Predicted 3D model of a 322-nucleotide RNA (Bacterial RNase P class A) from a chicken gut metagenome.
The coordinates come from a structure-prediction model, not an experiment, and the mean pLDDT is 75.
Rfam family: Bacterial RNase P class A. The family's RNA type in Rfam is ribozyme.
Order: sequence, then structure tokens, then C1' cells
RNA sequence: CGAAUAAUCGCGCCUGAACGUAUCAGGUGAGGAAAGUCCGUGCAUUCAAGGACAGACCGCCGGAGAAAUUCCGGACGACGCGAGUCGGUGGAUAGGACCACAGAAAAUAUACAGCCUGAUUUUUCAGGCAAUGGUGCAACGGCGAGGUAAGAGCUCACCGGCGAUUACUGAGAAGUAUCGGCCAGGCAACCCCCGGUAGAAUGCAAGGUUAAAUUGAGGGCUACAAAGGCUGUCCGCCAACCUCAGACAAACCGCUUGAGAUUGAAAGUAAUUUCAAUACCAGACAGAUGAUUAUUUAGAAACAGAACACGGCUUAUGAACU
Repeated sequence: CGAAUAAUCGCGCCUGAACGUAUCAGGUGAGGAAAGUCCGUGCAUUCAAGGACAGACCGCCGGAGAAAUUCCGGACGACGCGAGUCGGUGGAUAGGACCACAGAAAAUAUACAGCCUGAUUUUUCAGGCAAUGGUGCAACGGCGAGGUAAGAGCUCACCGGCGAUUACUGAGAAGUAUCGGCCAGGCAACCCCCGGUAGAAUGCAAGGUUAAAUUGAGGGCUACAAAGGCUGUCCGCCAACCUCAGACAAACCGCUUGAGAUUGAAAGUAAUUUCAAUACCAGACAGAUGAUUAUUUAGAAACAGAACACGGCUUAUGAACU
């Protein structure tokens, strides 16, 4: 990006003429996803003002945007040879839960094999060790040197993690430098803590106007209050009906002029914004948007069909470009 132009015939809607013919003329007519119904909003009803609790969602920095769990640009982390892609991105020093099996031992640990010292005829006993080996996703940070009875951050250099506040860079997330032996964890997409957002519920079969029908010994409650509604619960507020059975149920509005589209210019890294011009571009309601021919094009094929509207995300799919 996913066809375009012209002609002929056919169908829906709009406008105009004509006018009781149902004719003529002009204009217009299904997507990038119309799908999913995952997120948000416009609009509408309960509806009239709230508070508290519960529940739900989001969670780095900056920007865009009506908003969004969206988009753009960055920081950090992970993956990839790479162009790039992904995001489980506030808190583990408030507390709790969990980490099977294996293994000596899985959170303030321990000693199976083993090493060293002493005693001992052997057997074995006492003390020291956590470096070596084994188990495991993970076992008191890694490698090298010194040191030691044997060892150990015990000490030192380098690296890693954590912390500190000062200095520098940056709007910021953060990065760099310096200092500190502080060095047993992981996990919050487990409960939880912190911060933020949103009134809630229902949705065009929402809702409104007119027409038609408007029955019954039906049931419930009852005069400032009950039922009922706001509402998942409480406080509070509103407030004269609630419900069962039967009957009627047609037309119109909502319904398409938009947070819109196309083209151009300017600003911006970008998302996007501003200005100008052009045009009005489906609104059906048992449901139209089609068929043929010719031309253009690299090609016209795949996935697939509007029913309140719009912005996203996800999924399906043909071609071209990077």
C1' cells in the first nucleotide's frame, strides 16, 4: 500500500424536478484489519449532594495525547555475531509465608567424605577447620599472593555486590570518581508496605417522542414512613409506589459534520502540534454497496463484509521497501 479510470446494466440512500406517476436528472455507497471485545473515551439512563470501608487497576525518567495497561525518545536489565528485540522497571533494613527431591546443612546454618594437632597397640576419643570433594537452580562472593598446626576477607592487590556522602556530568532516571572488608541469599506476576488513578452500575436491544392497547374481587407495603433507589457494605440522602398474570407493540428520532479526512507549509530527534486550502465521503433495518468489457499498473492476489461513534492493543493475511 492492499487498486484506479471510462462505458453499459442492476440495487440502497440523499438532493432537485415532476406528480399520483411510482418517472427523470445529479451525487454517493463495506476494511486495514470492518475481526477479537482486551483497554480507554464521547453520548445516554438510574440521578439526586456526599463521607468511610472493602475491592480493582497502574508503578524508572522526560515528552505526546481527550484518555488509555497507548505512543515517542532515553536510562537500566536481559537476549542476539549484528542491524536490533523484549520488559517480571517503587520497597526484601516494617512484618509474614515459601524455596520439593537430593544433600551433613536451604536462613543467622551445620560437618557426610575429608585436612591438622594431641592421646592411643589396634579400635577409638578430645580439640580446631569450612579452604578441597560430593548433592543441588542456589551452600557465609571470585581469582591470585601472603599467612597458618591445618585453614578462613585473617591480611593485601584486582574484580563483583552492597552502602555512604562529598565531587563532577545530565532537566531527570542514572553514570563516573572517591571512601568503607560491610559480604549468607532468592522470591512481592505470594500476602504485604508506599505512591497514584477512577464516583458506581448498565449499555444504541442505551435512551426519547407520537400511536395502539390500557384487563384482573391477583399479591405486598402504607402516610412523612415501609418496600424501593443511590450501593459491594455502613452512615447519610432521595422518595408513593413495588410486584404477578394477560393484552397492545406501529412509525419517527437517536443515525452520522467528526477529539474527523486529504493535500501543502512551518516547528520538533520523534510521537505529534499549528496554520492554510479542498471536499462532505454508507446509514441499511430481513438488511443495498454488484456484474460485464476495455485501459493503466510490477501486481490485483490473500485475510476477509459496516449496523452508536472514535483512539489504541492483539490476532489473520498478499505485495513492495528497509